[in-house]
Molecule: Glycine riboswitch aptamer
Organism: uncultured Belnapia sp.
RNA sequence: CCUCUGGAAAGCCCGGAGCCGCAAGGUGCCGGCACCGAAGGAGUAAGGCGCGGCAAGGCUGCCGGCCGAAUCUCUCAGGUCACAGGACAGAGG
Numbered sequence: 001c002c003u004c005u006g007g008a009a010a011g012c013c014c015g016g017a018g019c020c021g022c023a024a025g026g027u028g029c030c031g032g033c034a035c036c037g038a039a040g041g042a043g044u045a046a047g048g049c050g051c052g053g054c055a056a057g058g059c060u061g062c063c064g065g066c067c068g069a070a071u072c073u074c075u076c077a078g079g080u081c082a083c084a085g086g087a088c089a090g091a092g093g
Stems, first nucleotide, its partner, number of pairs: 001093006011033001013032004018027003034080003040076001041074003047067003051064005
C1' cells in the first nucleotide's frame, strides 16, 4: 500500500417558494437555530535548537523565536434515520 471484517457520536429539527400528486404526501434547493468528533485540517506538554536579545563572568539565568504527540482541545471542513463515509483494530497479501 491492497483485500476482507468490525467500527462511535450528534435534529428523521423549524420555516419558505418551486416541481410531482385529486389529496395525503414526496422531492431536492434556499434560509434559520441547535448539536457531534473518529476523513482531512488547526492548536498544544515535556523536551530540544551548531536561534535572537539582555544579564552575569559560573559547568549559568531570564525573555522571546523555531521545532515538538495524541483518541487532548478547536469545530474550518465533514457529519446529525438509513445508505455512504469513518480514526482505529483484526485477518490475509